[in-house]
This is a predicted structure of a 74-nucleotide RNA (transfer RNA) from a Bryobacteraceae bacterium. The coordinates come from a structure-prediction model, not an experiment, and the mean pLDDT is 84.

RNA sequence: GGCUCUCUAGCUCAGCAGGCAAGAGUAUCGGUCUCAUAAGCCGAAGGUGCUUGGUUCGAUUCCAAGGAGAGCCA
Numbered sequence: 001g002g003c004u005c006u007c008u009a010g011c012u013c014a015g016c017a018g019g020c021a022a023g024a025g026u027a028u029c030g031g032u033c034u035c036a037u038a039a040g041c042c043g044a045a046g047g048u049g050c051u052u053g054g055u056u057c058g059a060u061u062c063c064a065a066g067g068a069g070a071g072c073c074a
Base pairs, nucleotide, nucleotide: 001073002072003071004070005069006068007067010026011025012024013023019057028044029043030042031041032040050066051065052064053063054062
């Protein structure tokens, strides 16, 4: 330098032939249980969905450019 893939909650990741009021586990907080702690159970909070544009009535999802990371080739 070329090609391919990935980027979504603090962390690990889902989903999606465009309709999202965006999810799970874990962590955090509250409650319950216990003499107490842990575990278990119940609940809550937490997301500019990498950035900027485009297409569209509507974009996390499609397209373009850029950024970061991974792999392969040279």
Source information
NCBI's taxonomy places the organism under Bacteria, Pseudomonadati, Acidobacteriota, Terriglobia, Bryobacteraceae.